[in-house]
RNA sequence: GCCCUAUCCAGAGCGCCCGAGAGUCCCGGCUCGCUGACGGCGCGGCAACCGCUUCCUCCCCUCCAGAGGCGAGACGGUGCCCCUGCCGGGUCCGAUAGGAA
Numbered sequence: 001g002c003c004c005u006a007u008c009c010a011g012a013g014c015g016c017c018c019g020a021g022a023g024u025c026c027c028g029g030c031u032c033g034c035u036g037a038c039g040g041c042g043c044g045g046c047a048a049c050c051g052c053u054u055c056c057u058c059c060c061c062u063c064c065a066g067a068g069g070c071g072a073g074a075c076g077g078u079g080c081c082c083c084u085g086c087c088g089g090g091u092c093c094g095a096u097a098g099g100a101a
Stems, first nucleotide, its partner, number of pairs: 003099006013043005021032003025090005044081003048078004052073003055069004085093001
């Protein structure tokens, strides 16, 4: 990278560097941007998926095992931190997680 599954209206920003476009490709709109956007790095944070720990409920005589939680923790692996993937339309467009060969 191809394929399968799930999710994409919740949540979470400061500092430094860079220097002109950026928010997905096209159309239309809207927004951000030299009072420095986008991007990079550092620190901080969030808690979506997987794992782990713990709590509650069901099951059970009890424990273990099993099932459920839109409970908790941020410990491990990823991810994310303007506007609903910014909005509408088009496109078997894209992103992330888990899985499989």
This is a predicted structure of a 101-nucleotide RNA (SAM riboswitch aptamer (S box leader)) from a Chloroflexota bacterium. Model confidence (mean pLDDT): 79 of 100. The source organism's lineage runs through Bacteria, Bacillati and Chloroflexota. Rfam family: SAM riboswitch aptamer (S box leader). Gene Ontology term of the family: regulation of gene expression. From the family's description: The SAM riboswitch is found upstream of a number of genes which code for proteins involved in methionine or cysteine biosynthesis in Gram-positive bacteria.